[in-house]
C1' cells in the first nucleotide's frame, strides 16, 4: 500500500441479510423478604448504534467518505 472482519446502555451481546417504537443478561438504584447481609421476587435509571455526509415519508440497517482494533496478502 491492497483486501477482509469487527465497532450498539457501565460490561457482554441480539437486532443489520429483508429499512418501520433500539432489546436481553449482568452491573447499578428503589421496593419486598430477613434480626441483619446475601440469594429470590417486583419495579426503575442508563446507548439517538465509532464519526461525518447522502438516499428515503422513515436509516443501527442501504450508499459514500473517514477513525479505531484485529487478521490476510504484498
Nucleotide at each position: 500500500g491492497g483486501c477482509g472482519u469487527u465497532g450498539u446502555u457501565g460490561u457482554u451481546u441480539a437486532g443489520u441479510c429483508u429499512g418501520g417504537u433500539a432489546a436481553a443478561a449482568c452491573c447499578c438504584g428503589a421496593g419486598u423478604c430477613u434480626c441483619a447481609u446475601g440469594a429470590g421476587c417486583u419495579c426503575g435509571u442508563g446507548a439517538u448504534c465509532g464519526g461525518g455526509g447522502g438516499u428515503u415519508c422513515a436509516a443501527a440497517u442501504c450508499c459514500c467518505c473517514u477513525c479505531a482494533a484485529c487478521g490476510c496478502c504484498a

Notes:
Transfer RNA from a Nanobdellota archaeon, 74 nucleotides, folded computationally. Lineage of the source: Archaea > Nanobdellati > Nanobdellota. Its Rfam family is "tRNA". The coordinates come from a structure-prediction model, not an experiment, and the mean pLDDT is 83. RNAcentral holds the sequence, with entries from ENA.